The prediction has a mean pLDDT of 81. Transfer RNA from a bacterium, 75 nucleotides, folded computationally. It matches the Rfam family "tRNA". Rfam links the family to the GO term triplet codon-amino acid adaptor activity. It is annotated as a transfer RNA.

[in-house]
Order: sequence, then C1' cells, then structure tokens
RNA sequence: GCUACUGUGGCUCAGUGGUAGAGCACACCCUUGGUAAGGGUGAGGUCGUGAGUCCGAUUCUCACCAGUAGCACCA
Repeated sequence: GCUACUGUGGCUCAGUGGUAGAGCACACCCUUGGUAAGGGUGAGGUCGUGAGUCCGAUUCUCACCAGUAGCACCA
C1' cells in the first nucleotide's frame, strides 16, 4: 500500500429498515443475628465520526477514524 472483518451502556455480546436488549458489574429494597448466595426494582447508550438514500437508518450506500487478520512492496 491492497483486501476482508469488527466498532452498540463500565465489561462481554445480541439486535440486519419501524423511535435498542441480555448477562456480569453498579445503586436501592426483600430475605439473614450478620455476610455470602438467591429474589425484586432502578439508573446508565445522541449504536466510532461525517454525509447520502428513504416517510423512517444501529440496520442500506459513500468517505474518514480506530482495531484485528491476510497479502504485497522497500530495506
């Protein structure tokens, strides 16, 4: 340099056009003599950035950024 894939709450991941979810973690409550375990409730995300298509985009298209893998080139 080229190609492919990935980017979604603090972490790990779902969701593939109709105003975003799970597990763990966090806060509070129940249970206990007290912890742990278990149960319940809640908070937390402008879906990497910008543009385009569409009535409508996390989802489709383009560019860019970051990461991973492969290939190539120079020395």